c-di-AMP riboswitch aptamer (ydaO/yuaA leader) from Sulfobacillus harzensis, 136 nucleotides, folded computationally. The RNAcentral record of the sequence draws on Rfam.
RNA sequence: ACCAUAUGCGUGCCAAAUUGUCAUCGUUUGACAACCGGGGGAACCGCCUCAGGGGUGAAUCGACACAUGUCGUAGGGCCUUACCUCUCCUCGCCCGAACCCGUCAGCUAACUCCGGAGGCACUAUUCGACGAGAGG
Numbered sequence: 001a002c003c004a005u006a007u008g009c010g011u012g013c014c015a016a017a018u019u020g021u022c023a024u025c026g027u028u029u030g031a032c033a034a035c036c037g038g039g040g041g042a043a044c045c046g047c048c049u050c051a052g053g054g055g056u057g058a059a060u061c062g063a064c065a066c067a068u069g070u071c072g073u074a075g076g077g078c079c080u081u082a083c084c085u086c087u088c089c090u091c092g093c094c095c096g097a098a099c100c101c102g103u104c105a106g107c108u109a110a111c112u113c114c115g116g117a118g119g120c121a122c123u124a125u126u127c128g129a130c131g132a133g134a135g136g
Base pairs, nucleotide, nucleotide: 010122011121012120013119014118018034019033020032021031022030023029035116036115037114038113039112040111045106052104053101054100055099056098061072062071063070064069075095076094077093078092083136084135085134086133087132088131090129091128
């Protein structure tokens, strides 16, 4: 000097998945609160099941194939032109999973029960580009 790995800090992305206080511990765990998110649960209305049905989530559906994949698709995400946020347009790049309840649940006021994880990017032929509107 270069390369790789690990850790810390910082700047960001998906997602509800953040912040604070107190105690404990010996740097972890627990409790509570704020805030964010989800489920159950009347009347009225509506509708289904007995081939079960249902929930979280963008993640549904179709064709082909038949080592289990391929191509599409409803739908979802990313970057932003002085700074921040939101919406939209065209192009571009990605995702289009997984898990749970256990015969049971439509909506649903009161009421009630839970969750606040995890996974990634950052000096690189990488970070995209062209605009419009609104608010701060």